[in-house]
RNA sequence: CCCAUAGCUCAGCUGGUUAGAGCGUCCGGCUGAUAACCGGGAGGUCACAAGUUCAAGUCUUGUUGGGCC
Repeated sequence: CCCAUAGCUCAGCUGGUUAGAGCGUCCGGCUGAUAACCGGGAGGUCACAAGUUCAAGUCUUGUUGGGCC
C1' cells in the first nucleotide's frame, strides 16, 4: 500500500429498490443406467466493533486475518 460478500471463484457503478452470478450441493425431469442437458430449491449477521447518514456491502476510525514492497 492492497484485500476480506454463499462451500469455492468473484460481481455489486457516484450510498437508495428484495444482496447477485458461475461452479459445487440437494430435489425433480430425461436415460435401461450413468454423464451431459433441462427445471426448481437450499445456502449470507457482506471478517469483527464503533461512527456518519433518513438510509451503509459501499463513506470514516479502530481491531483481526491475508497479500505485496